[in-house]
RNA sequence: GAGCCGGUAGCUCAGUUGGUAGAGCAACGGCCUUUUAAGCCGUGGGUCCCGGGUUCGAUUCCCGGCCGGCUCACCA
Numbered sequence: 001g002a003g004c005c006g007g008u009a010g011c012u013c014a015g016u017u018g019g020u021a022g023a024g025c026a027a028c029g030g031c032c033u034u035u036u037a038a039g040c041c042g043u044g045g046g047u048c049c050c051g052g053g054u055u056c057g058a059u060u061c062c063c064g065g066c067c068g069g070c071u072c073a074c075c076a
Stems, first nucleotide, its partner, number of pairs: 001072007010025004019056001027043005049065005
């Protein structure tokens, strides 16, 4: 330098004909328990990486950029 894959809650990740953003774990509150753990119930938590375009409407489609991973090439 080229190609491919990925970026969504604190963490790991879902999210197809474009139409109100979700799960598990974690956090917080409550129940239970002598206490802790386990279990049960509930609550909060989001710049869907950034910018632009298309559209009535974009996490989703298109373009550019940034970051991470893999492969190839070049140099040495």
Molecule: transfer RNA
Organism: Aquificaceae bacterium